Guanidine-I riboswitch aptamer from Alcanivorax sp. S6407, 114 nucleotides, folded computationally.
RNA sequence: GGAAUAGGCAGCUAGGGUUCCGGUCUCUCCCGAAGAGAUGUCUGGUCCGAGAGCUGGCGACCUCUCUGCCGGUGCGGGCAGAAGGUUACACGGCGGGACAAAAGCCCGGGAGAG
Numbered sequence: 001g002g003a004a005u006a007g008g009c010a011g012c013u014a015g016g017g018u019u020c021c022g023g024u025c026u027c028u029c030c031c032g033a034a035g036a037g038a039u040g041u042c043u044g045g046u047c048c049g050a051g052a053g054c055u056g057g058c059g060a061c062c063u064c065u066c067u068g069c070c071g072g073u074g075c076g077g078g079c080a081g082a083a084g085g086u087u088a089c090a091c092g093g094c095g096g097g098a099c100a101a102a103a104g105c106c107c108g109g110g111a112g113a114g
Base pairs, nucleotide, nucleotide: 007058009056010055011054012053015048016047020045021044022042023039024038025037026036027035028034059087060086061085062084063083065082066081067080068079069078070077089109091112095107096106097105
């Protein structure tokens, strides 16, 4: 100086809005029921949901450990499995995008910063 790996998936949460359900208000209506409209500055259910949040299994890497096979006088070695370990670090806009809409989602481990 250069190359490669540090992974993707599922569940949950922080968070998010308002398509549906529900709530509230108004109107129609003889009360009610039903219907229509408004409302997310309505706690909620459905729904969306983290690179820098959590959990799980899978994958990847490592082992002076164990088992089987190959070769073999034997050691060293190779392959597969088991068991164990590791999977690090991470300050971060504005703006834009999708779905009904918004967001810690996507652009994005971006721009930028040190």